Record summary: A computed fold for a 73-nucleotide RNA from an uncultured bacterium, annotated as transfer RNA. Model confidence (mean pLDDT): 84 of 100. Rfam family: tRNA. The family's RNA type in Rfam is transfer RNA. Gene Ontology term of the family: triplet codon-amino acid adaptor activity.

């Protein structure tokens, strides 16, 4: 420098006809217990990497840039 993959709550990930932002774990509160763990119930937590554009509507499409991984030189 070129090509490919990826960036979504604290962590790991889904979201593949453009319209509901979700799952598991973790955290907090409660129940249960003599107590802890386990289990059950509930809650909080997200500018979807950044910006611009297309669209009535963008995590999803287009362009540019940033970061990570791999391959080639």
């Nucleotide at each position: 420098u070129g090509c490919g993959g990826g960036g979504u709550g604290g962590a790991g990930c889904a979201g593949u006809u453009g319209g509901g932002a979700g799952c598991u774990c973790a955290u907090c509160g409660g129940a249960c217990u003599c107590a802890u763990a386990a289990u059950c119930c509930g809650a909080a937590g997200g500018u979807c990497g950044u910006g611009u554009g297309u669209u009535c509507g963008a995590g999803u499409c287009a362009c540019a840039c940033c970061c990570c991984c791999g391959c080639a030189a």